[in-house]
Annotation:
A computed fold for a 112-nucleotide RNA from Acidovorax sp., annotated as Glycine riboswitch aptamer. The source organism's lineage runs through Bacteria, Pseudomonadati, Pseudomonadota, Burkholderiales and Acidovorax. The sequence is in RNAcentral, with records from Ribocentre. Model confidence (mean pLDDT): 76 of 100.

RNA sequence: UCAAAGCCGUCUGGAGAGCCGCCUCGCGCAACGCGAAGCGCACCGAAGGAGCAAGCCGCAGCCCGGGUGGGUGGCGGUGAAUCUCUCAGGUACCAAGGACAGGGGGAGCGGC
Numbered sequence: 001u002c003a004a005a006g007c008c009g010u011c012u013g014g015a016g017a018g019c020c021g022c023c024u025c026g027c028g029c030a031a032c033g034c035g036a037a038g039c040g041c042a043c044c045g046a047a048g049g050a051g052c053a054a055g056c057c058g059c060a061g062c063c064c065g066g067g068u069g070g071g072u073g074g075c076g077g078u079g080a081a082u083c084u085c086u087c088a089g090g091u092a093c094c095a096a097g098g099a100c101a102g103g104g105g106g107a108g109c110g111g112c
Stems, first nucleotide, its partner, number of pairs: 001111002007106002010103004018041001020040003024036004042091003048087001049085003055078005061072004
C1' cells in the first nucleotide's frame, strides 16, 4: 500500500404448510371473546441437525503387460446441494424467524 473468496457488524429483498380436534390455565360478573401451554391427527422445509452419487484414497483378489504400470469388480474410508429425511423448528393475517441474494462498512490473514 492492496484485490477476490471467507469472517464480523449494518441496510434491503426473502418461500412453504391447520384460523383442525380434545383438554388445562390466565383475563373477564357472565356470555361472546382474547391470550398462553399440553396431547392427538394432518401438513411444511429455507435456523440448526442427519443421509449419500460420481470422483479420490486404502486393502486383498483377478486379468493384461518385459517393466515403471494399466484395467476390473468387492470391501472400507472420504465425499456437495435449494436433493432426501423431518430429530429439532414451523403451519390464518400481522409480527417473529428465515436458507440464500445484493449494497455499504470493518478487522484479520495474506500478496507486493